[in-house]
RNA sequence: CUCAUCGAGAGGGACUGAGGGAACGGCCCUGUGAAGUCCCGGCAACCGCCGCGUACCUCCUGCUCCACCUGGUCAUCAGACCGGGGCGAAGCAGUCGCGGAAACGGUGCUAAUUCCGGCCCGGGACGAGAUCCGUACCCGGGGCAGAUGAG
Numbered sequence: 001c002u003c004a005u006c007g008a009g010a011g012g013g014a015c016u017g018a019g020g021g022a023a024c025g026g027c028c029c030u031g032u033g034a035a036g037u038c039c040c041g042g043c044a045a046c047c048g049c050c051g052c053g054u055a056c057c058u059c060c061u062g063c064u065c066c067a068c069c070u071g072g073u074c075a076u077c078a079g080a081c082c083g084g085g086g087c088g089a090a091g092c093a094g095u096c097g098c099g100g101a102a103a104c105g106g107u108g109c110u111a112a113u114u115c116c117g118g119c120c121c122g123g124g125a126c127g128a129g130a131u132c133c134g135u136a137c138c139c140g141g142g143g144c145a146g147a148u149g150a151g
Stems, first nucleotide, its partner, number of pairs: 001151006011040005019029003024117003041110003046106002049100005060094005066088001068085007114145001119142006125135003
């Protein structure tokens, strides 16, 4: 930098002792013990793994095999055996989708929707409120930022 996901789910102990929820604003958690370190659990299913289906082989990569080219040995001169190349042909895999397992591997997670919000759009409510305008309000969508995984 790209892609996918982020309303579900899952906590005890030991050490230690004041912060933590990324930042900001809220609102929360916290001496009935924060953050951190260690131990033991748990959740989930991103990668890996398994099964089924599927795409491509007109591009690229790997493997197998064949045509073909070629070296050697033996030979009863039919050929046999052992190699090398193989840019051409075919197939398999690398793609994508669905499902499965979680005993094993690589991560991750284990208060609150990523705790909520900001920026934009739409709708509503309220303001004498149809239009226009406004808002310490509500709902939906998108975006920003972030987290995790894969590349």
This is a predicted structure of a 151-nucleotide RNA (SAM riboswitch aptamer (S box leader)) from uncultured Nocardioides sp. It matches the Rfam family "SAM riboswitch aptamer (S box leader)". The family has 457 seed sequences and 9,625 matches in Rfam 15.1. Rfam links the family to the GO term regulation of gene expression. NCBI's taxonomy places the organism under Bacteria, Bacillati, Actinomycetes, Nocardioidaceae, Nocardioides. The coordinates come from a structure-prediction model, not an experiment, and the mean pLDDT is 80.